[in-house]
Context: one part of a larger RNA
Molecule: large-subunit ribosomal RNA, domain I
Organism: Candidatus Acidiferrales bacterium
RNA sequence: GGCGUACGGUGGAUGCCUUGGCGCCAGCAGGCGAAGAAGGACGUGGCCAGCUGCGAUAAGCCUCGGGGAGCCGCAAGCAGGCUUUGAUCCGGGGAUGUCCGAAUGGGGAAACCCACCCCGACAAAAUCGGGGAACGGCCCGCUGAAUUCAUAGGCGGGUGCGAGCCAACCCGGGGAAGUGAACCAUCUCAGUACCCGGAGGAAGAGAAAGCAACCGCGAUUCCGGAAGUAGCGGCGAGCGAAACCGGAACAGCCCAAACCUCGCGUCUCCGCAAGGAGAAGCGGGGGGUUGUAGGACCGCGUGAGUAGAGUCAUCAAUCCCGGCGGUAAGGGAACGGCGUGGAAACGCCGGCCAGAGAAGGUGAAAGCCCUGUACCUGAAACGGCGCGGGACUCGAAGCGGGAUCCUGAGUACCACGGGACACGAGAAAUCCUGUGGGAAACUGGGGGGACCAUCCUCCAAGGCUAAAUACUCGCUGGCGACCGAUAGUGAACCAGUACCGCGAGGGAAAGGUGAAAAGCACCCCUGCGAGGGGAGUGAAAAGUACCUGAAACCGUAUGCCU
Numbered sequence: 001g002g003c004g005u006a007c008g009g010u011g012g013a014u015g016c017c018u019u020g021g022c023g024c025c026a027g028c029a030g031g032c033g034a035a036g037a038a039g040g041a042c043g044u045g046g047c048c049a050g051c052u053g054c055g056a057u058a059a060g061c062c063u064c065g066g067g068g069a070g071c072c073g074c075a076a077g078c079a080g081g082c083u084u085u086g087a088u089c090c091g092g093g094g095a096u097g098u099c100c101g102a103a104u105g106g107g108g109a110a111a112c113c114c115a116c117c118c119c120g121a122c123a124a125a126a127u128c129g130g131g132g133a134a135c136g137g138c139c140c141g142c143u144g145a146a147u148u149c150a151u152a153g154g155c156g157g158g159u160g161c162g163a164g165c166c167a168a169c170c171c172g173g174g175g176a177a178g179u180g181a182a183c184c185a186u187c188u189c190a191g192u193a194c195c196c197g198g199a200g201g202a203a204g205a206g207a208a209a210g211c212a213a214c215c216g217c218g219a220u221u222c223c224g225g226a227a228g229u230a231g232c233g234g235c236g237a238g239c240g241a242a243a244c245c246g247g248a249a250c251a252g253c254c255c256a257a258a259c260c261u262c263g264c265g266u267c268u269c270c271g272c273a274a275g276g277a278g279a280a281g282c283g284g285g286g287g288g289u290u291g292u293a294g295g296a297c298c299g300c301g302u303g304a305g306u307a308g309a310g311u312c313a314u315c316a317a318u319c320c321c322g323g324c325g326g327u328a329a330g331g332g333a334a335c336g337g338c339g340u341g342g343a344a345a346c347g348c349c350g351g352c353c354a355g356a357g358a359a360g361g362u363g364a365a366a367g368c369c370c371u372g373u374a375c376c377u378g379a380a381a382c383g384g385c386g387c388g389g390g391a392c393u394c395g396a397a398g399c400g401g402g403a404u405c406c407u408g409a410g411u412a413c414c415a416c417g418g419g420a421c422a423c424g425a426g427a428a429a430u431c432c433u434g435u436g437g438g439a440a441a442c443u444g445g446g447g448g449g450a451c452c453a454u455c456c457u458c459c460a461a462g463g464c465u466a467a468a469u470a471c472u473c474g475c476u477g478g479c480g481a482c483c484g485a486u487a488g489u490g491a492a493c494c495a496g497u498a499c500c501g502c503g504a505g506g507g508a509a510a511g512g513u514g515a516a517a518a519g520c521a522c523c524c525c526u527g528c529g530a531g532g533g534g535a536g537u538g539a540a541a542a543g544u545a546c547c548u549g550a551a552a553c554c555g556u557a558u559g560c561c562u
Base pairs, nucleotide, nucleotide: 001561002560003559004558005557006556007555008554009553015547016512017511020483021482022480023479024478025477026476027475028474029472030471031165032164039100040099041098042055043054044053046078047077050074051073061094062093063092064091065090066089070082071081072080105114106113107112116132117131118130119129120128121127135162136161137159138158139157140156141155142154143153169200170198171197172196173195174194180187184234210217211216221248222247223246224245225244231239232238252464253463254462255408259286260285261284262283263282264281267278268277269276270275291442293407294406295405296404297401298400299399300398308394309393310392318391319390320389321388322387323385324384326382327381329377330376331375335350336349337348338347339346351368352367353357359371360370361369413437414436415435416434417433418432419431420430423449444459445458446457447456448455499506500505519546522534523533524532525531
């Protein structure tokens, strides 16, 4: 020195554990904000660095409920207090709430600086306290150009209307490329990612100018099929319907116009004037809402404030009572002995409950020890409801006539250029529209995939509309052939932290003594160390570098070989 063995050191694998994650289901909620949000800064405790809570009333103040013996957060200690005159704690409501932040008096390098008006404190000043003062929209008033009227503009007053934040879902305006086509340009990826605007608890769509096929259906949406079909396609890659059928859920309505009426009314007429009348036009009310056309209009008829319906869709317009459920809670059955052991829930023996043998905890493994569980009960206050009732509010109808009037215009439609439709210009209908042209009026008009006829079907150019559908930042409950600390969130731990970066941004590592601190009094070595040896605690040193404690790696001793 090598190999082996024994015992250690180091190291932190493995096993076990779980406070944390991940996923899904159901219910709830689906918003917060100028009444100042989200998010922060700075403060705040007797002693207080951090976290948490709170805001100069500062780990808190008031009140109403719950609860019933302890309490002064994590978190020990010292000191001092509170509490059956009901504290701490839990829930409802309220008060306070510095400064920054949309940030809004002005400024600004956020948490700072400067300053005006009114009121108050002080005798006054200085100073301090309270209130007001941003911009835009809307309403009202005054004023008022070019330009006579008017309008723009200006000034003032009023107005809790807006502004900002927020995970996904939704609608709209813009809109790629990597990629695929084994190249690549049409095409694809994809109207995706991304940017912007807007809204809601959902959004959008929606009551046929629809489908269909000579039979019929009867708003929209979503799901299953139809179907990878019909089609589209450098007919390549690839894209990809609809009718119809089965289900989910169901709900229908209001204007514009004709006509009637009321008011205003440049201008016209009357009037000397004051003023009056009224065509156009404008505004209010009634009427009316349709496609087997409907309505106005004319004639006949008169049911009733009834039927019915509703008060956040349906013209309009909400309150009360009850009920249900939410935000604290309450009740809630049934066990002992012996043995082993540090400890009994284990074993044995004998019982008991069960609408409860889910689960967690307790010194090992508990239906009957604790918390609970099944089941039952419960709210002063606040907020919810699509449930029941009441009050209240709205409030109908029918028949006939067919002369006249009305029924959404720079619209329909056409051409050109684009876009959307599964459909790439194609035979290309249908929908949208940038440019140009530009109808009809019910004997009217659109559509049925070029176009025409026949036939069928519907009524555009105004609007509203629950439910079935999408999503989950968040709350409550439940579940898992999900993870178990290199896993599972980046984060089980004071993590979006430490640290890196000028910045946008990137982004860790790090869990476990024990049942209980009983966390080693005292003695010894030592630097009044570190560490160790005794002693003691404990079931065990498991001794806070703490469960288990693998391997690499490093030693000490020793056998053999060299």